[in-house]
RNA sequence: CCACAAGCAGCGGGAGAGUUCCCGGUUCGAAGGACCGGGACGCCGAAGGAGCAACCGCCCCGGAAACUCUCAGGCACAAGGGACCGCUGCCCGAAA
Numbered sequence: 001c002c003a004c005a006a007g008c009a010g011c012g013g014g015a016g017a018g019u020u021c022c023c024g025g026u027u028c029g030a031a032g033g034a035c036c037g038g039g040a041c042g043c044c045g046a047a048g049g050a051g052c053a054a055c056c057g058c059c060c061c062g063g064a065a066a067c068u069c070u071c072a073g074g075c076a077c078a079a080g081g082g083a084c085c086g087c088u089g090c091c092c093g094a095a096a
Stems, first nucleotide, its partner, number of pairs: 007090007018041001020040009042075003048071001049069003055063003
């Protein structure tokens, strides 16, 4: 002086699953419809959490998934959240 990886920030992409039933409220003159809230059952997994494990290690024991479970979260549209991926910057900092 300068990489890869890791970390942080910004931008972009980013799935799945009921608006099924009941109750209450609001609204439209009523029936009915729409919306909101609560409950029931059903469903989803890619925040988080937990479990097993290939594998790895300093092998006493520990670290481990996008697998599994769904506690949490989520399931019309929109919004929000969103593992992960890409780009940019910062940071870090070898070898030559």
Model confidence (mean pLDDT): 80 of 100.
A computed fold for a 96-nucleotide RNA from Pelagibacterium xiamenense, annotated as Glycine riboswitch aptamer.
The sequence was found by an Rfam model in a public genome assembly.